[in-house]
Context: one part of a larger RNA
RNA sequence: GGACGAACGCUGGCGGCGUGCCUAAUACAUGCAAGUCGAGCGCGGGAAGCAGACGGAAUCCUUCGGGAGGAAGACUGUGGAACGAGCGGCGGAUGGGUGAGUAACACGUGGGCAACCUGCCUAUAAGCUUGGGAUAACUUACGGAAACGUGAGCUAAUACCAAAUGAAGUCUUUUAUCGCCUGAUAAAAGAAUAAAAGGCGGCACUUUGUGCUGUCACUUAUAGAUGGGCCUGCGGUGCAUUAGCUAGUUGGUGGGGUAAUGGCCUACCAAAGCAACGAUGCAUAGCCGACCUGAGAGGGUGAUCGGCCACACUGGGACUGAGACACGGCCCAGACUCCUACGGGAGGCAGCAGUAGGGAAUCUUCCGCAAUGGACGAAAGUCUGACGGAGCAACGCCGCGUGAGUGAUGAAGGUCUUCGGAUCGUAAAACUCUGUUGUUAGGGAAGAACAAGUAUCGGUCAAAUAAACCGGCACCUUGACGGUACCUAACCAGAAAGCCCCGGCUAACUACGUGCCAGCAGCCGCGGUAAUACGUACGGGGCAAGCGUUGUCC
Numbered sequence: 001g002g003a004c005g006a007a008c009g010c011u012g013g014c015g016g017c018g019u020g021c022c023u024a025a026u027a028c029a030u031g032c033a034a035g036u037c038g039a040g041c042g043c044g045g046g047a048a049g050c051a052g053a054c055g056g057a058a059u060c061c062u063u064c065g066g067g068a069g070g071a072a073g074a075c076u077g078u079g080g081a082a083c084g085a086g087c088g089g090c091g092g093a094u095g096g097g098u099g100a101g102u103a104a105c106a107c108g109u110g111g112g113c114a115a116c117c118u119g120c121c122u123a124u125a126a127g128c129u130u131g132g133g134a135u136a137a138c139u140u141a142c143g144g145a146a147a148c149g150u151g152a153g154c155u156a157a158u159a160c161c162a163a164a165u166g167a168a169g170u171c172u173u174u175u176a177u178c179g180c181c182u183g184a185u186a187a188a189a190g191a192a193u194a195a196a197a198g199g200c201g202g203c204a205c206u207u208u209g210u211g212c213u214g215u216c217a218c219u220u221a222u223a224g225a226u227g228g229g230c231c232u233g234c235g236g237u238g239c240a241u242u243a244g245c246u247a248g249u250u251g252g253u254g255g256g257g258u259a260a261u262g263g264c265c266u267a268c269c270a271a272a273g274c275a276a277c278g279a280u281g282c283a284u285a286g287c288c289g290a291c292c293u294g295a296g297a298g299g300g301u302g303a304u305c306g307g308c309c310a311c312a313c314u315g316g317g318a319c320u321g322a323g324a325c326a327c328g329g330c331c332c333a334g335a336c337u338c339c340u341a342c343g344g345g346a347g348g349c350a351g352c353a354g355u356a357g358g359g360a361a362u363c364u365u366c367c368g369c370a371a372u373g374g375a376c377g378a379a380a381g382u383c384u385g386a387c388g389g390a391g392c393a394a395c396g397c398c399g400c401g402u403g404a405g406u407g408a409u410g411a412a413g414g415u416c417u418u419c420g421g422a423u424c425g426u427a428a429a430a431c432u433c434u435g436u437u438g439u440u441a442g443g444g445a446a447g448a449a450c451a452a453g454u455a456u457c458g459g460u461c462a463a464a465u466a467a468a469c470c471g472g473c474a475c476c477u478u479g480a481c482g483g484u485a486c487c488u489a490a491c492c493a494g495a496a497a498g499c500c501c502c503g504g505c506u507a508a509c510u511a512c513g514u515g516c517c518a519g520c521a522g523c524c525g526c527g528g529u530a531a532u533a534c535g536u537a538c539g540g541g542g543c544a545a546g547c548g549u550u551g552u553c554c
Stems, first nucleotide, its partner, number of pairs: 001554004006550005013400006019393002021358001026356003030353003035090003040087002043084002049078004054073001059068003097311003107235007116228002121224007129163004138153006170191009198216008237283003244274003249271008286308004290301004313334005336347004364390001366389003372386001373384004403433004413424004438491006447481001453475002456472005498543005503524003510537004519526002
């Protein structure tokens, strides 16, 4: 000099863009953060509407006797919307947080798998037949304070089971070609195993349905895409005042296990393997893209943003699933907190806010799904503390302002003085101007592209007028921020400057007070009666909505 997730002191006008628990991976009140699908299923629930028989108002006619008229209302039947829990499907493995652990194939980079998996998605090919038995919800009887549980009975499915069909898949054999020579690819033959589910719409008919058809699902196979798993060369740390370490240890065979290789596991056999090119141990630490500094080489760091990894109160375990050994799932143990009728139960903010505590120190219990992205759904849509925004904080960077011009009797006043004057100083006053910003008023965006709906054109598309889907065009419609940004007009210089320093390094000096005292200080050093170094004042220098100090790094 530069830098900072900074803190402290004094001061503080505005805007834009960023950033904001570095400490206790401490404990957490409260709310929200993962649901969705009725176009998979059966129940409960019963709105609108419709029909029937009641009921008879307004109104009209009248020969005043009455008649026509049929509203409101309530009843019955039909109807079946909202909504509710349950079975079932998909998603809760993404997104979001944190950095405890980890010196390791964890990360980075380059290879490999002839040793692997991959839901949703894309393409291609084929299929979607016939049956069956349950169970939740529900009803009922009980137990329990609760959490919840038990027995009996009923019922459905795209839930479950069986059979049929079935090869491109699997296995075996043969042949050919090739090879990284444990095999790969192609063809042929044979053998065994193994599938499934319907929903919605349209048309026709013999209408509890059947047939045809469209579409969305479903099953199998191959290929792709995406995502992952495993192996491996090299690389990045301190201590040798850590020198020896290892018994599933090192290798082989058989077996098991896995999607898959492998001591991954197991039985037997052999006796190996690592190490001064630093094994083992201890300490420290998430790694990288990057960031800071530096002419570079290097050195330091790993906040925000992005990639990978690990973790989810502590320790262990598996289940489900394409994927987890699963932050807001399950089981066991432990510590802690809460409820209890003392028998037993409930919980996990390192999600977003917020609280206590710790600390020098770090924000709102805000608005919205309008945009982008995600889950589910055919869609409308629902959910989304991801995200988009607003709020707080000079925490940082950038920009703007606190006025501009004229103005000498060099005013008053302050300070110094050799008492002549010098200086603050064109500075002020005064006059003219402007209106950034501010205040008030008016106007007022972009961010919105869609999707859906309505109408219409073309295609799939034919026997077809329909429906559905795809594409086009037109109309309609969607904004949290926010009446925000921005623009226009009016008004008044009216509201907006401080901080540090002035002995040398180092830009900037005099007076008074003090008298080795009080004090200053980054280093050298100042202060003991004329202190440019302490304190105050005038003046001056530097930076400026900041300026200094402290801390850390180069």
Predicted 3D model of a 554-nucleotide part of an RNA (small-subunit ribosomal RNA, 5' domain) from an uncultured bacterium. The RNAcentral record of the full RNA draws on ENA.